[in-house]
Context: one part of a larger RNA
RNA sequence: GAGUAACGAUAAUGCGGGUGAAAAACCCGCACGCCGGAAGACCAAGGGUUCCUAUCCCAUGUUAAUCAGGGUAGGGUGAGUCGACCCCUAAGGCGAGGCUGAAGAGCGUAGUCGAUGGGAAACGGGUUAAUAUUCCCGUACUUGGUAUAAAUGCGAUGGGGGGACGGAGCAGGCUAGGCAAGCAUGGCGUUGGUUGUCCAUGUGAAAGGCUGUAGGCUGGUGACUUAGGAAAAUCCGGGUCGCUAAGGCUGAGAGUCGAGACGAGCCACUACGGUGGUGAAGUUGUUGAUGCCCUACUUCCAGGAAAAGCCUCUAAGCUUCAGUUUAUAUCGAAUCGUACCCUAAACCGACACAGGUGGUCAGGUAGAGAAUACUAAGGCGCUU
Numbered sequence: 001g002a003g004u005a006a007c008g009a010u011a012a013u014g015c016g017g018g019u020g021a022a023a024a025a026c027c028c029g030c031a032c033g034c035c036g037g038a039a040g041a042c043c044a045a046g047g048g049u050u051c052c053u054a055u056c057c058c059a060u061g062u063u064a065a066u067c068a069g070g071g072u073a074g075g076g077u078g079a080g081u082c083g084a085c086c087c088c089u090a091a092g093g094c095g096a097g098g099c100u101g102a103a104g105a106g107c108g109u110a111g112u113c114g115a116u117g118g119g120a121a122a123c124g125g126g127u128u129a130a131u132a133u134u135c136c137c138g139u140a141c142u143u144g145g146u147a148u149a150a151a152u153g154c155g156a157u158g159g160g161g162g163g164a165c166g167g168a169g170c171a172g173g174c175u176a177g178g179c180a181a182g183c184a185u186g187g188c189g190u191u192g193g194u195u196g197u198c199c200a201u202g203u204g205a206a207a208g209g210c211u212g213u214a215g216g217c218u219g220g221u222g223a224c225u226u227a228g229g230a231a232a233a234u235c236c237g238g239g240u241c242g243c244u245a246a247g248g249c250u251g252a253g254a255g256u257c258g259a260g261a262c263g264a265g266c267c268a269c270u271a272c273g274g275u276g277g278u279g280a281a282g283u284u285g286u287u288g289a290u291g292c293c294c295u296a297c298u299u300c301c302a303g304g305a306a307a308a309g310c311c312u313c314u315a316a317g318c319u320u321c322a323g324u325u326u327a328u329a330u331c332g333a334a335u336c337g338u339a340c341c342c343u344a345a346a347c348c349g350a351c352a353c354a355g356g357u358g359g360u361c362a363g364g365u366a367g368a369g370a371a372u373a374c375u376a377a378g379g380c381g382c383u384u
Stems, first nucleotide, its partner, number of pairs: 013031006032381004040361004046341002050339001051075006060068002080141002082337003086119003092113003098107003122139005142333011153318002158313004166300004172293003177287005182203006188196001208257003215250004219244008228236002262282001265278005301304001347356002363375004
């Protein structure tokens, strides 16, 4: 220079009350404004206590601060079913033997790892200051061990099936959701009107069991035979003959049980934060998805993972045993994660930085629409 520039989106504040030494900024209330395919809600990654409560204000906060993602202390993360671990494999890694190479080492078989993929099973309500598909209540489901009963050809690292998959496109059937009416409860206007075709609020329900629909796929079954499936096979594949017109598989949704709860309001108490009790209606129509049936169907060429779990077949072997199947009972299901932020002041950007960051949900009015405008729930007014 200079008490100058600046104080980080022009979404916006105003008033009353409280606390306090002190209030433009904290808390409560009433208005106003902003977002609303987000500036709301929930996850993954990443962070790691930032979560909740009490207390404090040196420093941090571009100002003040009684406030805080700041200091101090205490508290908080509860699982057979969510995720990981586990079983399985992909690209890729490692790699017994092996091949190659002056050496270090390189490649690679059998294998062994490796998810971003495949593989068993849980929903609804309640509860905390802070966790909940984890606690509690209610109602379920899966998978192993053991025992008992009944039945019985069981058996694999091997064979077969299945798992099992691309792009585009259409229609139909549904549901979530929405809207309207009906129903229930409450209200009757501090300013002219408002007992009415008025206003406000509520009108919600899972997994699972039973049933097997709209649809989709496939003919079904028996006997015999067999150069294939590295051996075997009753399995799969090929073939022959007979009988037969429906049988099987799959499949949303609806219905029914679950269904006792929940529920606006009202009553009582209150440390005004809440706590306890009681408890109405809980229907119909319409619209309707990008969700489900659908990994379907149609079509196209560029022809669209693997392996295990699962089903089945036999080999060696075992054959009163063992093993397998069904039912019932009983026992078990370990370990780790779980708080909180997550289009952000908590992650990546040296900052409480106008930048960046994958997935899910998707109300109303107008609209073709996830555009746009206004708005609900919810959240904010961006720390001078």

The part of an RNA shown here (large-subunit ribosomal RNA, domain III) has 384 nucleotides and comes from Pseudoalteromonas luteoviolacea. The full RNA is in RNAcentral, with records from ENA. Its Rfam family is "Bacterial large subunit ribosomal RNA". NCBI's taxonomy places the organism under Bacteria, Gammaproteobacteria, Alteromonadales, Pseudoalteromonadaceae, Pseudoalteromonas.